[in-house]
Overview:
Predicted 3D model of a 337-nucleotide RNA (Bacterial RNase P class A) from Syntrophomonas sp. UBA1368. Lineage of the source: Bacteria > Clostridia > Eubacteriales > Syntrophomonadaceae > Syntrophomonas. The coordinates come from a structure-prediction model, not an experiment, and the mean pLDDT is 76. Rfam family: Bacterial RNase P class A. By type it is a ribozyme.

RNA sequence: UAAGUAAAUCAAACAGCCGCGGGUAUUUUAUUACCUGAGGAAAGUCGGAGCUCCGCAGGGCAGGAUGCUGGAUAACGUCCAGUGGGGGCAACCCCAAGGCUAGUGCCACAGAGAUAUACCGCCUCUUUUUGAGGUAAGGGUGGAAAGGUGAGGUAAGAGCUCACCAGCAUUUAGGCGACUAAAUGGCUCGGUAAACCCCAUCCGGAGCAAGACCAAAUAGGGGAACAUGAAGCGGCCCGUUUCGUUCCCGGGUGAGGUCGCUGGAAAUGUCAGGCAACUGGCAUUCAAGAUAGAUGGCUGUUUAAUACAGAACUCCGCUUAUAGAUUUGCUUACAAU
Numbered sequence: 001u002a003a004g005u006a007a008a009u010c011a012a013a014c015a016g017c018c019g020c021g022g023g024u025a026u027u028u029u030a031u032u033a034c035c036u037g038a039g040g041a042a043a044g045u046c047g048g049a050g051c052u053c054c055g056c057a058g059g060g061c062a063g064g065a066u067g068c069u070g071g072a073u074a075a076c077g078u079c080c081a082g083u084g085g086g087g088g089c090a091a092c093c094c095c096a097a098g099g100c101u102a103g104u105g106c107c108a109c110a111g112a113g114a115u116a117u118a119c120c121g122c123c124u125c126u127u128u129u130u131g132a133g134g135u136a137a138g139g140g141u142g143g144a145a146a147g148g149u150g151a152g153g154u155a156a157g158a159g160c161u162c163a164c165c166a167g168c169a170u171u172u173a174g175g176c177g178a179c180u181a182a183a184u185g186g187c188u189c190g191g192u193a194a195a196c197c198c199c200a201u202c203c204g205g206a207g208c209a210a211g212a213c214c215a216a217a218u219a220g221g222g223g224a225a226c227a228u229g230a231a232g233c234g235g236c237c238c239g240u241u242u243c244g245u246u247c248c249c250g251g252g253u254g255a256g257g258u259c260g261c262u263g264g265a266a267a268u269g270u271c272a273g274g275c276a277a278c279u280g281g282c283a284u285u286c287a288a289g290a291u292a293g294a295u296g297g298c299u300g301u302u303u304a305a306u307a308c309a310g311a312a313c314u315c316c317g318c319u320u321a322u323a324g325a326u327u328u329g330c331u332u333a334c335a336a337u
Stems, first nucleotide, its partner, number of pairs: 001333010012302007020037006039308001043319002046317005051207004058238004063203005068082005083097001084095004098198002103196002105192003119139002121135005147165006166188001168185007211259004221249006229243004266285008
C1' cells in the first nucleotide's frame, strides 16, 4: 500500500422567525416565562418476562418447546467460554451437536443381492451336451454391497495370519465436564431420528381493546335445566372451591369521563471482581405520554448528510430493511528499513 476479517460510533449541528403536545411556576389569565418532545431498528409480532385479571390454582394424561459441556441472566429457543465436526492459506465463520445395541418403519430405480446375495469371473472334479462343489479377493449396478492399504498363505480366496491405520470395547492418566492421550484386545452385522419413537429438562390461561373507578338509563320482563346437580380452574380425568347457580329470548343507557400512562430488572460516569457474558459499590440525572392521534414550515452557516423509516403499557433478545461518514484490533500478500 492492497485485499480480507471482527468490533464500534454518528443518524445531523448551530442561529433566527412563525406554528403544535406535555410539564412547572406566576396569578398581569394573556400571543406570560422556563423545561422538554420518535428509532437503531420505533418495523415483524418470532421468543422471554414485568404488570393486570381468572376467589385458591394441586396431581396426572394428552400437547408443546429445548437437546454436546460448563456458566450468565428476571427469564428465554438469547448471550459468554469451551469440546467435537465442517469451510477457509490465515485472521475468522457455520452446525436441527442426546439415543438406531428399547421397538417400529423407510432406502425408489438400477442390480444377482439393500432385514443380504452369487450375475460375470476364479479354482477343483466331471463332461458330447453339461453338471456338482468351493469362493466373495477381481469386474459390473448403485448414494451405499459383510473395515482400508500392503505382504504372507491358499486348489482359488477370505482378518485366515501379520504390519500400519480407522472403528468398537476395557483399563490407566489429565480435566468440574463435554472430551483428550496412551496401552491392551475380540478382529469389526449399512444408512436414516429436520422418520415415528425413546431419554433428559422445562411449560396454568388470557391479555392494556388486560383491568379499576365514576356518571347515565330502564321492563329486574319472559322461558328452560338441575342437588345422582350447576358453575370455575386452556383440552380430558382425578381432586378441590362456591352455591339458587347457569343458559336462552326480549328491552334500555353510554358510544361518555378519570385512572392504568410512565421512576424503570432505568440511563451516564467511575472503581472492584471475572478470560468473558456479566455482577457489586459510589456519584450524578429524570430527557414523549398522544387518544381523529403532537415534534412542523421558512431562512442562513457548517457539512458526507440522508437511505430504511414514526412511540400508543413497559423492558430484554432475535429476525428483517438500510444511504453516507469515521475509528480500532487482527490475518495474508508485496515493498522498504